[in-house]
C1' cells in the first nucleotide's frame, strides 16, 4: 500500500425502490398493603457529502470508522 465487509432508536436486529418495524430498556398509567411481573400508551432511529430517480435504508461517487485478509 492494495482488496472485501459491516455501520438503522440506549443495545440487539429486520425492511433489498414507494412515506422505517420487532424485541428489550426508558417514561406514564393500569394492578398491589407494597415491589416485581401482566397489561395499555407515549417518547426514541437510516454514520457524513453529493449524484440518479417522480420517490432511496435500498443503487452509484467519495470521505469517516470499525472488523479480516495479502503485502
Nucleotide at each position: 500500500g492494495c482488496u472485501a465487509a459491516a455501520u438503522u432508536a440506549g443495545c440487539u436486529u429486520a425492511a433489498a425502490g414507494g412515506u422505517a418495524a420487532a424485541g428489550u430498556a426508558u417514561u406514564a398509567g393500569u394492578u398491589u398493603u407494597g415491589u416485581a411481573a401482566u397489561c395499555u400508551a407515549a417518547a426514541g432511529u437510516u454514520a457524513a457529502u453529493g449524484g440518479u430517480u417522480c420517490a432511496a435504508u435500498u443503487c452509484c461517487a467519495u470521505u469517516a470508522u470499525u472488523u479480516a485478509g495479502c503485502u
Molecule: transfer RNA
Organism: Phaeocystis globosa